[in-house]
């Protein structure tokens, strides 16, 4: 000087207070609602971070079978790996096109919560890049 993110500004000894931004809870109306069967690791929230395969490993169950074993099948979890819904990046701002690169996590509540006016409660962290930025178009100021 910039980027991800709500995570900035002012005051100040101090999240002390305020503004701003962000998140959660919370009426009416609306939505959900019945029956049967099966399975299960209840359900929910922040976030772009969902979903589908493959290899290997662990565990459980099922079938064939006199029994054991083996083989086969299904499910769950873990490591690795491929893709994917979706997300980021264009250096004063917004949108669009092309190209290239990257992310596609992590955590929280605690048996409980649809939406939701009034009202109530909370957060304002952390992490990174770089010295004229990758090209074009439109707009606003």
């Nucleotide at each position: 000087c910039g980027c991800c993110g709500a995570a900035u500004c002012g005051u100040g000894a101090a999240u002390u207070c305020g503004a701003a931004c962000c998140g959660g809870g919370g009426a009416a109306c609306c939505a959900c609602u019945g029956c049967a069967c099966c399975a299960u690791u209840g359900g929910g929230g922040u976030g772009a971070a969902u979903c589908c395969g493959c290899u290997g490993g662990a565990c459980u169950c099922c079938c064939a079978g006199c029994a054991c074993a083996u083989u086969g099948g299904a499910g769950u979890c873990c490591c690795g790996u491929g893709g994917u819904a979706g997300g980021g990046c264009g250096u004063a701002c917004u949108u669009c096109c092309c190209g290239a690169c990257c992310c596609g996590a992590a955590c929280c509540c605690g048996u409980c919560a649809g939406c939701u006016a009034a009202c109530c409660c909370g957060g304002u962290a952390g992490g990174c890049g770089u010295u004229u930025g990758g090209g074009g178009a439109a707009g606003a100021a």
Molecule: c-di-AMP riboswitch aptamer (ydaO/yuaA leader)
Organism: soil metagenome